[in-house]
The RNA shown here (transfer RNA) has 74 nucleotides and comes from a Microcaldota archaeon. RNAcentral holds the sequence, with entries from ENA. It matches the Rfam family "tRNA". It is annotated as a transfer RNA. NCBI's taxonomy places the organism under Archaea, Nanobdellati, Microcaldota.

RNA sequence: GGCGGGGUAGCUCAGCCUGGUAGAGCGCCGGACUCAUGAUCCGGAGAUCGCGAGUUCAAAUCUCGCCCCAGUCA
Numbered sequence: 001g002g003c004g005g006g007g008u009a010g011c012u013c014a015g016c017c018u019g020g021u022a023g024a025g026c027g028c029c030g031g032a033c034u035c036a037u038g039a040u041c042c043g044g045a046g047a048u049c050g051c052g053a054g055u056u057c058a059a060a061u062c063u064c065g066c067c068c069c070a071g072u073c074a
Stems, first nucleotide, its partner, number of pairs: 001073003005069003010026004020057001028044005050066005
């Protein structure tokens, strides 16, 4: 340098093809239960969706450029 993959909550990921409320598990906070802790149950907070631009009434999702990560070919 070429090729395809990936970047979304503190962590691991789903959602993207087919545009229309941003989700799950774990973790965290509060409560119930318990002598107490854990487990279990209930509730809650938490993500300008890597950055910028374009298209659109509307973009995590489509288009273009760039950055980063691991891989592969030379």